[in-house]
Predicted 3D model of an 85-nucleotide RNA (c-di-GMP-I riboswitch aptamer) from Lachnospiraceae bacterium G41. Rfam family: c-di-GMP-I riboswitch aptamer. Its family is annotated with cyclic-di-GMP binding in the Gene Ontology. Lineage of the source: Bacteria > Bacillati > Clostridia > Lachnospirales > Lachnospiraceae. Its mean pLDDT, the model's own confidence on a scale to 100, is 81.
Parts: sequence; C1' cells; structure tokens
RNA sequence: UUGUGAUAAGGGCAAACUAACCGAAAGGUUAGGACGCAAAGUCGUAAGCCGUAAGGAAUUAUUUCCAGGUAGUUAGACUGCAAUC
Repeated sequence: UUGUGAUAAGGGCAAACUAACCGAAAGGUUAGGACGCAAAGUCGUAAGCCGUAAGGAAUUAUUUCCAGGUAGUUAGACUGCAAUC
C1' cells in the first nucleotide's frame, strides 16, 4: 500500500414499538428503545419497491409517465477504526 473478516481491544450505528412535530401519502426529524449491522458512514448514478392531495404530459377508457420517498432492497461511487496474513 492492497486485501481479508477467523480472533481480540476501544468503540460506533440503531429495526420494530412509543411520544411529539412535519407531510396528501409513502415517509422523515427529535427523544426513548434495541431487531440487528464490519461500513446499518456519505452520495438518489442504474434498477427494484412504495407513494397520487393539488398540478403537468400522454390516453378511447381506465391507466401510464413526471413531481416525492426508500442508502437497514440490490448494485455502483467516495471515505474509514483496530488486529491479522
């Protein structure tokens, strides 16, 4: 420097649920709480999934696409503690 994730140390994050707030909704934020996670750190690039109150485009009908969300759906990009080979 690059890898690996078997064993340690110091630790880190925080699902469901509850309360308050934001949102039309999906969902998000804060506090509590831990199901779990070696990137469950950061980034909406590609796909998947979720979402339709108002609005825009297409459409014979309904419906489809856009607008939103999900980083703990998968992949990708960037960064990273300690130990070991």